This is a predicted structure of an 80-nucleotide RNA (Glycine riboswitch aptamer).
[in-house]
């Protein structure tokens, strides 16, 4: 100097919607768990295959408070 996981701090962005007794359903929207695509570039004769982000889509998730949360500082301990 650097590797995954641990602990501890900060950590966005969006109707506290509407309709039902409830299950449930429906309108708007958000991007920073997860997952889609894919530039260079790289393999192939050719189709076409790999091949990054906080881009990109909106499956999932999410839209008061809590949780949850990419990143981001610290901390002990470990292996090399």
């Nucleotide at each position: 100097g650097g590797g995954a996981a641990c602990u501890c701090u900060g950590g966005a962005g969006a109707a506290g919607c509407c309709c039902g007794a409830a299950a449930g359903g429906g309108u708007g929207c958000c991007g920073a768990a997860g997952g889609u695509g894919c530039a260079a570039g790289g393999c192939g004769c050719a189709a076409g295959c790999c091949g990054a982000a906080u881009c990109u889509c909106u499956c999932a998730g999410g839209c008061a408070a809590a949780a949850g949360g990419a990143c981001a500082g610290a901390g002990a301990a470990c292996a090399a």
The coordinates come from a structure-prediction model, not an experiment, and the mean pLDDT is 81. Rfam family: Glycine riboswitch aptamer. For this family Rfam cites "In Vivo Behavior of the Tandem Glycine Riboswitch in Bacillus subtilis" (Babina et al., MBio, 2017). The family is grouped with related families in Rfam's "Glycine riboswitch clan". Rfam's curators write: This family represents the bacterial glycine riboswitch.